[in-house]
Molecule: transfer RNA
Organism: marine sediment metagenome
RNA sequence: GCGCGCGUAGCUCAGCCAGGUAGAGCAGCUGCCUUUUAAGCAGACGGUCGGGGGUUCGAUUCCCUCCGCGCGUA
Numbered sequence: 001g002c003g004c005g006c007g008u009a010g011c012u013c014a015g016c017c018a019g020g021u022a023g024a025g026c027a028g029c030u031g032c033c034u035u036u037u038a039a040g041c042a043g044a045c046g047g048u049c050g051g052g053g054g055u056u057c058g059a060u061u062c063c064c065u066c067c068g069c070g071c072g073u074a
Stems, first nucleotide, its partner, number of pairs: 001073007010026004020057001029043004050066005
C1' cells in the first nucleotide's frame, strides 16, 4: 500500500443484516437489611452511538469520506 473486522454508558458488550422512544451486566451513587463491613435486595443516575458529509419525514442502523485499533497479505 491492498483486503477484512472493530469503534455504542467509567469497564465488558448487545442492538445495525431488515431505518421508527438507545439497552444489559459489572463498577459508582442512594435506600433497605446487618452490631459493623461484606454479601443480598430495591431504586435512581450514567450516552455528541469515533469525527464530518449525503440519502430520508426520520440514521447507532443505509451510502461516501476521514481518524483510531486489530488481523491478514506483499